[in-house]
RNA sequence: UACUUAUCAAGAGUAGUGGAGGGGUCCGGCCCUGUGAAGCUACGGCAACCUGUGUUUACAAGGUGCCAAAUCCGGCGGUUUAACCGAAAGAUGAGAU
Numbered sequence: 001u002a003c004u005u006a007u008c009a010a011g012a013g014u015a016g017u018g019g020a021g022g023g024g025u026c027c028g029g030c031c032c033u034g035u036g037a038a039g040c041u042a043c044g045g046c047a048a049c050c051u052g053u054g055u056u057u058a059c060a061a062g063g064u065g066c067c068a069a070a071u072c073c074g075g076c077g078g079u080u081u082a083a084c085c086g087a088a089a090g091a092u093g094a095g096a097u
Stems, first nucleotide, its partner, number of pairs: 003095006013043005021032003026075004044067003048064003051060003071089001076086003
């Protein structure tokens, strides 16, 4: 990397640097952004999964992870005014090969 499986409407920021983009990919929307984007660094935080304690709830923060908006919404199917439901895809954890 591909495979299996669980979850994805909650939660969580400042500073420095940087200097125009970003919100996974393609498209259409709609948002964020010179009142400073992405990236990088430092400190901080959250608690999704594993782990530990506990085992009714919870607690811890060791391993990954995460810290704008529902995975931002739609695009495939059911249905349909919009939406809603289900898939597909994606993200994260765990497992095994």